Two RNAs folded together computationally: RNase P RNA and transfer RNA, 396 nucleotides in total.
The coordinates come from a structure-prediction model, not an experiment, and the mean pLDDT is 76.
Rfam match: Bacterial RNase P class A. By type it is a ribozyme. About the family: Ribonuclease P (RNase P) is a ubiquitous endoribonuclease, found in archaea, bacteria and eukarya as well as chloroplasts and mitochondria.

[in-house]
RNA sequence: GUAAGUCAGAUGGUCGCAUACUUUUAGUAUGAGGAAAGUCCGAGCUCCAUAGAGCAAGGGUGCUGGAUAACGUCCAGUGGAGGCGACUCUAAGGAAAGUGCAACAGAAAUAAACCGCCUAUUUUUAGGUAAGGAUGGAAAGGUAAGGUAAGAGCUUACCGCCCUUUUGGCGACAAAAGGGGCUCUGUAAACCCCACCUGGUGCAAGAACAUUGAAACAUAUAGGUUGCUCGCCUGUUUCAUAAAAAGUUCGCAAGAGGUUACUGGUAACAGUAGCACUAGAUAGAUGACCAUCAAAUACAGAACUCGGCUUAUAGACUUGCUUAU
RNA sequence: GGGACAUAGCUCAGCUGGGAGAGCGCUGCGUUCGCAACGCAGAGGUCGCGGGUUCGAAUCCCGUUGUCUCC
Numbered sequence: 001g002u003a004a005g006u007c008a009g010a011u012g013g014u015c016g017c018a019u020a021c022u023u024u025u026a027g028u029a030u031g032a033g034g035a036a037a038g039u040c041c042g043a044g045c046u047c048c049a050u051a052g053a054g055c056a057a058g059g060g061u062g063c064u065g066g067a068u069a070a071c072g073u074c075c076a077g078u079g080g081a082g083g084c085g086a087c088u089c090u091a092a093g094g095a096a097a098g099u100g101c102a103a104c105a106g107a108a109a110u111a112a113a114c115c116g117c118c119u120a121u122u123u124u125u126a127g128g129u130a131a132g133g134a135u136g137g138a139a140a141g142g143u144a145a146g147g148u149a150a151g152a153g154c155u156u157a158c159c160g161c162c163c164u165u166u167u168g169g170c171g172a173c174a175a176a177a178g179g180g181g182c183u184c185u186g187u188a189a190a191c192c193c194c195a196c197c198u199g200g201u202g203c204a205a206g207a208a209c210a211u212u213g214a215a216a217c218a219u220a221u222a223g224g225u226u227g228c229u230c231g232c233c234u235g236u237u238u239c240a241u242a243a244a245a246a247g248u249u250c251g252c253a254a255g256a257g258g259u260u261a262c263u264g265g266u267a268a269c270a271g272u273a274g275c276a277c278u279a280g281a282u283a284g285a286u287g288a289c290c291a292u293c294a295a296a297u298a299c300a301g302a303a304c305u306c307g308g309c310u311u312a313u314a315g316a317c318u319u320g321c322u323u324a325u
Numbered sequence: 326g327g328g329a330c331a332u333a334g335c336u337c338a339g340c341u342g343g344g345a346g347a348g349c350g351c352u353g354c355g356u357u358c359g360c361a362a363c364g365c366a367g368a369g370g371u372c373g374c375g376g377g378u379u380c381g382a383a384u385c386c387c388g389u390u391g392u393c394u395c396c
Base pairs, nucleotide, nucleotide: 001321002320003319004318005317006316007315009293010292011291012290013289014288015287017031018030019029020028021027022026033299037310038309040308041307042306043305044304045202047200048199052230053229054228055227057198058197059196061195062194063077064076065075066074067073078092079090080089081088082087093193094192098191099190100187101186102185114133115132116129117128118127119126120125141159142158143157144156145155146154160182161180162179163178164177165176166175167174168173206250207249208248209247212240213239214238215237216236217235222234223233224232225231258275259274260273261272262271263270264269326395327394328393329392330391331390334349335348336347337346343380351367352366353365354364355363373389374388375387376386377385
């Protein structure tokens, strides 16, 4: 220098808070994270149709193969870019479906004659030319030789590009051979096109627990569901009475989970066996002090739950590889 | 669970990509006996921050910080 990974104070004492339990007023047990954060994706779960049809809208989905419940995530590769190197980065379909944009400069910006060169006519004008100059981010394949009035893929060789075939690879693609002189820039993180994906809602979801009666409207009205239409479902609204109701209980903590060993696989990951699971509030707990360890100091704190991504992070430590001396 | 904003000291425009601007304020000069008003000239900007796309970014995309607002 580069890549990968680990820890995130420990032990003891005193006081305090929350939850659960008990022999109940005192004891015992347990009590934030690697990101609990942002809410950027994907799911579980909930109600509405079982998530349906069409249109619209949206998508930081967009090389190949695999992993996964799923994903915009991960793994292994291909092409491209950077680095002496270890290695790193990559929003990587389509510009010949169409439209838009390319300021200034420059003769000309998707189309050609300003200077120059050459020819003819000769004060000037007409024609040829893309070698050279000048402008720009970008100027009509590059270099060399031949050729020509001067030039030009006009011709040839090498390189680049395109097409075809063969070989290798599951594939993206790569290599080789042959052919074509080779007309059409860039931008799609501009509109757009193509393929693919998406029903809405979000634990304040939702479920259970409450007595009796009256009135009004009504067979497709009304209400519910969606961005809209269809479709689907249901009787709806008001008043009085009763009631702890701005309530109580559940949802709510064992999970597509964690960890150790072995097996399969390059890996992501999968399988088998063992082991341990003990935050769960509803005004909302997880704190303070002392002693020792060199020191105790970062970012920060659960509110339905998982898999990822992104961002913040003191200090200490481990391993592989590279470069220089 | 959504939406919007951040540009000069203050209030704002520009954000269908190429020049960074307006009003008030500030500084200097003029005018006046002096001040205000008025006239002329001038200064003042990492376009919140970090990266990317593009020839080129205040403007497009992503991340991030802060503020406001709705259900």